[in-house]
């Protein structure tokens, strides 16, 4: 100097308008049983603190952490 920071993990979130997927976990169905499959559920004050705006994950500033130079 640049990039990144969003669910337990990996990641989306298309010009600002109520936050999603897959895996994992839980419950049920199916099976003699397990696995697999199917249905459903749970789970995030979006790294910190401010600002702009009617409204911020998204825009601006500061700080922190990680990665690269």
């Nucleotide at each position: 100097c640049a990039a990144u920071a969003u669910a337990g993990c990996u990641c989306a979130g298309u010009u600002g308008g109520u936050a999603g997927a897959g895996c994992a976990g839980c419950u049920g169905a199916u099976u003699u049983g397990u696995a697999a499959u199917c249905a459903g559920c749970c789970g995030g004050u979006c790294g910190u603190g401010g600002g702009u705006u009617c409204g911020a994950g998204u825009c601006c500033c500061u700080c922190u952490a990680u990665u690269g130079g």
Molecule: transfer RNA
Organism: pig gut metagenome